A computed fold for a 1573-nucleotide RNA from a bacterium, annotated as small-subunit ribosomal RNA. Model confidence (mean pLDDT): 83 of 100.
[in-house]
RNA sequence: GUUUAAGAGGGUUUGAUCCUGGCUCAGGGUGAACGCUGGCGGCGUGCCUAACACAUGCAAGUCGAGCGACGAACUCGGAGGAUUUUAUUUCGGUAGAAUCCACCGGGGGAAAGCGGCGAACGGGUGAGUAACACUUAAGUAAUCUCCCCCAAGGACUGGGAUAAUUCGUUGAAAGGCGGACUAAUACCAGAUAAUCUUUUCCAGUGGUAUCAUUGGGAAAGCAAAGGUCUGUUUUCGGACAGGCCACCGUGGGAUGAGCUUGAGUCCUAUCAGCUUGUUGGUGAGGUAAUGGCUUACCAAGGCUAAGACGGGUAGCUGGUCUGAGAGGACGACCAGCCACAUGGGGAUUGAGAGACGGCCCCGACUCCUACGGGAGGCAGCAGUGGGGAAUUUUGGACAAUGCCCGAAAGGGUGAUCCAGCGACGCCGCGUGGGUGAUGACAGACUUUAAGUUUGUAAAACCCUAUCGAGUGGGAAGAAUUUCGUUUUUGCGAAAUGACGGUACUACUAAAUGAAGCCCCGGCUAAUUCCGUGCCAGCAGCCGCGGUAAUACGGAAGGGGCAAGCGUUACCCGGAUUUACUGGGUGUAAAGGGUCCGCAGGCGGUUAGGUGUGUCAGUUUUGAAAUCCUUUGGCUCAACCAGAGAAUUGGAACUGAUACUACCUGACUUUGAGUCUAGAUGGGGGAAAUGGAACUGCCAGUGUAGCGGUGGAAUGCGUAGAUAUUGGCAGGAACACCUGUGGCGAAGGCGAUUUCCUAAUCUGGAACUGACGCUCAGGGACGAAAGUGUGGGGAGCGAUCGGGAUUAGAUACCCCGGUAGUCCACACCGUAAACGAUGGGUGCUAGGUGUCGGUCUGGUAAAACGGAUCGGUGCCGAAGUUAACACGUUAAGCACCUCACCUGGGGACUACGGUCGCAAGGCUGAAACCCAAAGGAAUUGACGGGGGUCCGCACAAUCGGUGGAACAUGUGGUUUAAUUCGAUGAUACGCGAAGAACCUUACCUGGGCUUGACAUUGCCUAGUAGGAGCCCGAAAGGGUGACGACCUAUCUUCGGAUAGGAGGGUAAACAGGUGGUGCAUGGCUGUCGUCAGCUCGUGCCGUGAGGUGUUGGGUUAAGUCCCGAAACGAGCGCAACCCUUGCUCUUAGUUACUCGUCUGAAAAGACAGCACUUUAAGAGGACUGCCGUGGUUAACACGGAGGAAGGUGGGGACGACGUCAAGUCAGCACGCCCCUUAUGUCCAGGGCUACACACGUGUUACAAUGGUUGGUACAGAGAGAAGCAAAGUCGCGAGGCGGAGCAAAUCUCAAAAAACCAGUCUCAGUUCGGAUUGCAGGCUGCAACUUGCCUGCAUGAAGUUGGAAUCGAUAGUAAUCGCGGAUCAGCUAGGCCGCGGUGAAUACGUUCUCGGACCUUGUACACACCGCCCGUCACGCCAACUGAGUCAGGGGUACCUGAAAUUACUUUAUCUAACCGCUUCGGCGGACAGAGGGUAAUGAGGGUACGCUUGGCAAGGAGGGCGAAGUCGUAACAAGGCAGCCGUACCGGAAGGUGCGGCUGGAUCACCUCCUUU
Repeated sequence: GUUUAAGAGGGUUUGAUCCUGGCUCAGGGUGAACGCUGGCGGCGUGCCUAACACAUGCAAGUCGAGCGACGAACUCGGAGGAUUUUAUUUCGGUAGAAUCCACCGGGGGAAAGCGGCGAACGGGUGAGUAACACUUAAGUAAUCUCCCCCAAGGACUGGGAUAAUUCGUUGAAAGGCGGACUAAUACCAGAUAAUCUUUUCCAGUGGUAUCAUUGGGAAAGCAAAGGUCUGUUUUCGGACAGGCCACCGUGGGAUGAGCUUGAGUCCUAUCAGCUUGUUGGUGAGGUAAUGGCUUACCAAGGCUAAGACGGGUAGCUGGUCUGAGAGGACGACCAGCCACAUGGGGAUUGAGAGACGGCCCCGACUCCUACGGGAGGCAGCAGUGGGGAAUUUUGGACAAUGCCCGAAAGGGUGAUCCAGCGACGCCGCGUGGGUGAUGACAGACUUUAAGUUUGUAAAACCCUAUCGAGUGGGAAGAAUUUCGUUUUUGCGAAAUGACGGUACUACUAAAUGAAGCCCCGGCUAAUUCCGUGCCAGCAGCCGCGGUAAUACGGAAGGGGCAAGCGUUACCCGGAUUUACUGGGUGUAAAGGGUCCGCAGGCGGUUAGGUGUGUCAGUUUUGAAAUCCUUUGGCUCAACCAGAGAAUUGGAACUGAUACUACCUGACUUUGAGUCUAGAUGGGGGAAAUGGAACUGCCAGUGUAGCGGUGGAAUGCGUAGAUAUUGGCAGGAACACCUGUGGCGAAGGCGAUUUCCUAAUCUGGAACUGACGCUCAGGGACGAAAGUGUGGGGAGCGAUCGGGAUUAGAUACCCCGGUAGUCCACACCGUAAACGAUGGGUGCUAGGUGUCGGUCUGGUAAAACGGAUCGGUGCCGAAGUUAACACGUUAAGCACCUCACCUGGGGACUACGGUCGCAAGGCUGAAACCCAAAGGAAUUGACGGGGGUCCGCACAAUCGGUGGAACAUGUGGUUUAAUUCGAUGAUACGCGAAGAACCUUACCUGGGCUUGACAUUGCCUAGUAGGAGCCCGAAAGGGUGACGACCUAUCUUCGGAUAGGAGGGUAAACAGGUGGUGCAUGGCUGUCGUCAGCUCGUGCCGUGAGGUGUUGGGUUAAGUCCCGAAACGAGCGCAACCCUUGCUCUUAGUUACUCGUCUGAAAAGACAGCACUUUAAGAGGACUGCCGUGGUUAACACGGAGGAAGGUGGGGACGACGUCAAGUCAGCACGCCCCUUAUGUCCAGGGCUACACACGUGUUACAAUGGUUGGUACAGAGAGAAGCAAAGUCGCGAGGCGGAGCAAAUCUCAAAAAACCAGUCUCAGUUCGGAUUGCAGGCUGCAACUUGCCUGCAUGAAGUUGGAAUCGAUAGUAAUCGCGGAUCAGCUAGGCCGCGGUGAAUACGUUCUCGGACCUUGUACACACCGCCCGUCACGCCAACUGAGUCAGGGGUACCUGAAAUUACUUUAUCUAACCGCUUCGGCGGACAGAGGGUAAUGAGGGUACGCUUGGCAAGGAGGGCGAAGUCGUAACAAGGCAGCCGUACCGGAAGGUGCGGCUGGAUCACCUCCUUU
C1' cells in the first nucleotide's frame, strides 16, 4: 500500500450476594440406526460389525499379418467322375446348364497346442505397520526402465530339437510315463560391430569424494527374426525393389520405479537403561544399485532424559467436520502413496512380482475319492449364510470414456456407462388460489351459563392445472469407423444408443389422488379442562407426582419444523474448563521443609568481524479435486464446467545488519567477588565450672494428721509422716535480665568461662574484571515422636493399675507409674516444617517505633537533633484484590528462572517401583458415586460467648397449689353410645352465659322419601280443613260426618274468569353438626402494650446489603437531646376516647333537707336548690415555678403551691410479622362425598359410666377461731308468662295472699366481715362437714337412670401438706358478703361485675425465666427441637487381594525340520545343438545341464524356563450407595476438655492420652506498637 474477515449466552451450590468451580442446554455435523409418518423429481450415497465361511455365474485376454496340425457349416477356383437335361451333331461326339460324389488349392475360423504381448494395470480391502510406511524438500558422482518418441547404425551364415498329433501304457480321478513325426518372430552355434561393457594408459576441466566429464590410445567381450501388402520377375521353390509392421546393439528423451537423506508424524516413565551383526574397519560375496545386505578377520564400539528399549493404539496424505481464529476431532465417498490377498515361508518367469482370479512347501478349514490319492481360496461384480442397531440387484450394455491384444476390421473388459432397491443425505416442486359471517340452531372444547375458542376455517360461488393420470410428438449425448473422391489442414455418402419411447413437449378432465411429526414448568416459541393421587409415570439440567399437577396420561387449543419430524450414538463448538493467541497458586485446587549445585534456560558496558536466528526480494515447489471469487451449462437449485485467487509450508539464490547468537578484543566498572579498618549477635562444635529448685538418703526437733478435689476417695503416716534444721548424693533444666529485641538457609538457638569455627553489617575504594541469576535429576541439612546398640534416670510421663464422676466413662479430675524424655554413635525424613505468600533484579508517596553501624550538629562528657546504610514492626497514597486484605519486607508495575494446580468423593488409597531394621516414606491411578464440593463477605437465628438494660423474672414479703373430702374439666379405661372439637407455654370451671325430655350432633328401635325447609311448571270444590273412631310408645298409617277462605277484573248480581293460600303431581332440586382450618374468608389466641417495624431521596459497597435506626446521655418508650452522610416521612409509643379523684356553672324529680307545719312515732305536707346527689358543660397538671446536678441540652433529684406531681389510678386501644397456631360444629365459602340415606321424624337410652392419673376450684384442718344473742354501715344491678311488700300458716324449705312497681318513686333486699356481751379451752373437739338414712318442699308432661332446697339423724378424711410450683408492689394482696347473665328448675363452689375491712416487703440485679439493643464465633437458614461423626446390622454396586485354574501374546535355550535357494561334492544315472570319427545306421568326447549326496539358512512342530495380558474363583480387607434400624455424641458456639497437624501407644465406635508444632481459638486482663485528641 492492497485485500479480506468478525467472537452473544442461559440454567444449576446460597435465606440472599460476589467469586472460584464443575455439571448441563441452546448451534453445526454424520457412510448412521430406531420410533411415528410418507406425494413427485434431480444429484449423490449405501457391511463402520466377522481380514468370518462361501453355493452359482461372470470379473484377462488377444494376435492366423509368428508357427505346425486340424478344419464342421458355408464359399471361390481348378481338373475329374456319375446322372439328368438343352442346343448342335458327322449320332461317334462337341458345347452349355443343373444335381450328386470324391480330389487339389484358396477363403473362413469353433476348440486345443507352440510362439509373442498382456496378465505386476485396472478392481477390492485396511488385517498388519509408530516405520524413510506416509507428507514435504533434497540427493542418486550409487541405479534400472517393456511398450512410446528422437538420432545415427545393423539385421549375415548355419544347426539340432520340441509341443500339438499319433501309438502304447498306467491311474477311480486329477493326471503321468514311454516310443514315433513336425513348424516358427521358439531355441542354439559361428561371423560382423561400436561413441556399448570390463581392465588399463595420457591430457584437460570440475568436484568434499571411492570419482565425474571431455578428447585420445591399447586389450578383451557381447547382437539380430522375420511377417505382410504392392510392383517386377520366376526354374513357380523363390528372387529383387518399395511401403507398413516386427527385430538387434548404441546414445538421448519421456514415463514408471529402486535406494539415501533433512524436517514433520498418537498415548504411556507405574517401560530407564538398550544393543553382539550389535557400531566401525579390511578382504570377499551379492544386488540394477549404496550399504552388516551376507560372510571371515580386527577394533569395542553404537543409542539414550531433546525419552533409547518396552507396552498400548493406529494404514498415511490431499482433505472432511467444527471453530472468529489459533486450534480440536476425524481420514466414508473422490484423488495420491503404502500394505495385504485363507495363516506362514519360498523362489520361478519377467522390463517390472517375492505375483488377489500363477507355481512349490507347511498349517487350519471345506469338498471329491475306488482310501492309494486329489481339488479349492469372492478383502473383484452380483449373491448366500453368519455376526450385528445397521448397509442394495445372482440387472443391461460395451453406445460413450479408458485399458489389453491386434497392421486393421475387431475381440475382451462386473474398469466404466446406465438401470433397479433404500427419505440415507443435499436440492427443487406439489398437496391449491380468490371471494366468502347466518361469525353455522353442525360437532368438539371451555364457561362467570351472557358467552368464548376452533374460525374465513367449512359450506357455497369463481379461478388455476405444477406434480400425478390418460392420449399424441420426441431428442442431445455420435466422435471415431467404413466407402467414395482427392495435391488438400478437406469434401460427400452410409452405418453405429445400453440408458429409452427416457428427458423434454402439446392436448384432455377434474380441486379431483397427495401431511405428518415433535413440543407447550424455567432454560425455550407455545395453556386450559378431565383422569390419576409419591401410584402410574416424566426427566437434557434444575426438578415434577402425597385430591384443585400449565411438568404424568387423554382431550381441546396453541407453538415449531415440514415429506419429513423426533430419539439414540459420536465429533467440534459454547469451554478463556490445559489458557501460543488466552488462566492461575496468602484464605477457593495449587510454592517443593530449607539450602548447595551439574545439565538446561536467562544474562552488564563497549569496539570490530561473521551473517545463526530475524527481515526483504527473486526463482522454484506446494498434483488434481475440494474451499473461496467470478463466469457459464442443466427451467431454478443441488450438481457440473471454465478462469482466477488461495494453498498461511519447504528449498535455493541475492541482499540488509538495529536486536539475538557466534568469533576476536577492551572496561581506572555499575553486577559479583577479594582485601583492609572497625562493629554485632541465645549462629555452630568441644571442654570446664556454677547457684536456685526438686527428689532420695542420714541425723536432730516435733505430733497426728498429711495430701488431694467442684466435693471426695485411692495414696502416705504412731514402724513417727507432713512441717522444720543440718549434712550427703543424683539427674535434668537454666528464674530475674526477656523486649512484635538479636542470630541462623530452614529446622532452630537463652546460666558462666575458655578453645575451635562460620556469618552478617558499616567505612575505605587497593585488587580481579561479568567471574552472574535460577536450577530438572543429584547432594547436604532437617522439630517432635519413633527404631538399633551401650550408658543414664531427679522431675515429668503415653501404655498400665487404682480412686472418683457418669446411664455407661476404655475420657476429662485425683493417686501411683513403665517406655520415653537426657548422653554417645547409627537410622528415620516427616509436621498447621506457616508469612498457609519459591528465588533473583529493577522501578513506584509518605508517616511513626525499634535493633546494629557510619558521618555530622551539639556537649566538659552525655542527653538530644539531622543525614545515610543494613535489619525488624505498625499505619497508610497510588495501584491490586472475589472480598478479606496487601501496600518500598507488595498480594503494585515489569523481566528471568524453578516448582505446582485443573469439580467433589473414592484417595496423603490400590497395584507396581524405589528407600528403610521396622514403623513407614516418596512416586501415585482406575472403576464407581454425586451436582455439587469450596472461598470471602451479608442478613438473621443460635451459643453451657461478652457488654448494657427491662419485667412480680429473681430476691424480700403476704397468701396459696401439690397432702384430705367434695365440685368441675381432661386423659385413660369401659360402653350399643359414652357425639364432636380444644392438647407445652398459647388445651384441661375451655366452645358450654346453665345435657332430666328438648338441646343433641351419639346409640338402639320404629317410620317417611321432591322430603322437616326454598324456587319453578301443570292440575286442583266435595278441594283445603276436619270433630269422632281404629292400629301404634310416639312419629306415622288408615277411616271420616261436616265442610270453606283471601285478592283482582267482569257481571245479567245468579255467578264467571284469573291469581293466592293449602293440596296433588313432575323434573330440576332440597338437605347433610359428612371430609378437608394443610384450599379459604371472617374472627381469635400468643410473642406483647414488648419498642420495635419500615419507606423516599441522598451517600457508601461489584453485590447481597449498609447508612438513617449505630455512638454519648436520657426515658415507661426508636421518649427526647447532642454528635454524626445523612435529610425527611410512615406504621407503632405518647396524646386525642371512657371511667375515677378536686372545683365551678347550668338544671332540680321520684333524689336531697339548711327551713316551716302536722304527727306519739313511722311518716307526710309546704317550701327550697344551700348541701348530698344526679347528668350536661367548663376549669384544673404543663417539669409551669424555685434550687442543685447535667454539655447553658434532654433530663434527674429535692422543694413550694395544689384535691391531684412528674404518662395521678384504671380501662378501651395490640405496629411489621411469627406459630401451615385455633375454628368448615357460630356464620360464610371452593373442592370431594351421601341422595328410600351420611337427609328427615319419633320413643327410649347416652353425653352424668369408674380401678386410675392430671389441671382448675370450694370447704377445712380451728381460739386473729366456733357458737348464741344484740347493734351498725354499702355499691352496683335486675324486674311483666316478672319482682313481689304488708299480713298470715309452717321449726324450715315453703304455702296462702296480692298493696305497689315497666322502676332515683315499688320490689328483690337480710348486706357480711366489723362492733358489744356470753359460752367453748386445744380435743379429731361445740373444729370439720363428706357420706348415708328417714321425713318433707319447689319447678316441671315427666326428677329411676339424673335436679335443687328444708328439717331431724348420721358425723368420713383432714391436726397446715414431699419433690416441686402459682399469684400479688396499694385501696393492691388477703379477707367479707352483694348482684347479674344463661335459666321452667338446677349441679353456680364456675364466670362476669359490685362494694366493705384492709396489710407486709423491694438490700439489690450475682443467679432462674422471658424480652430489647450493641458486639463476637458459627460447618445453623425447616435456622440448636439445627447440623453432624464413626462402629455394628441388612441390601445392592464396582474395584483390590486371593489357594488356584483356563486362555492369549511375546522372549530365551535346546531338539526336530518341509519347500526352496546358495555353497560344496559326486559324475551312481541321464542328456539334442559343439568337436572328432563314421559303414551315415550311429559311436566317442568336452563344457554345461538335469539328477543324486552333504552342509548352511529355513516356515512349522515339540520340550524347558522366565516375562506379560485377560477371564473365572472359596475366602479376605476396605470403599460407594440405600425415606424413616442399633450404640454412643467426636466436630460446628469457649460445641460444653478450644480445635487442628505430625508421631507413638491404647480403646465397641466416633475417639482418648503423651511429646513437639500451628491459630485457621472464644473470653477477660496485662504489655508493646499504631491511629486520633